[in-house]
């Protein structure tokens, strides 16, 4: 960078440090000198690993999958706004503006493989 898999309506500081832009892209709406975005702390969740039960497979090694649960010291992640909302397709209600519903695109993150 690419492919696989799971997951994204739930949580999460009135602290330091620093100054101008920031929320990926579109188009909207938002946050921002009452200091954002970013860095550190604090914290939040529980993918990974880490433990225990149950079940199954077994090449019988407590060796493997796979479900529940536990904890939170390790390894990521995350801490405005459902991924902030749209962006493609397909329903539904509506005279319309619109609003709703599914699915895919894009995109993040986690675990494998290239």
């Nucleotide at each position: 960078c690419u492919c696989u898999u799971a997951u994204c309506c739930a949580g999460a500081g009135a602290g330091g440090c620093g100054g101008a832009g920031g929320g990926a892209c579109u188009g909207g709406c938002c946050c921002g000198a009452c200091g954002a975005u970013g860095c550190c702390c604090g914290g939040c969740a529980a993918c990974c690993a880490u433990c225990a039960a149950a079940u199954g497979a077994u090449u019988c090694g407590u060796u493997c999958a796979u479900u529940u649960g536990a904890a939170a010291a390790g390894g990521u992640g995350c801490u405005a706004a459902u991924u902030c909302c749209u962006g493609c397709a397909g329903g539904a209600a509506g005279u319309a503006a619109u609003u709703c519903c599914u699915g895919a695109c894009a995109g993040a993150u986690a675990a494998g493989a290239g």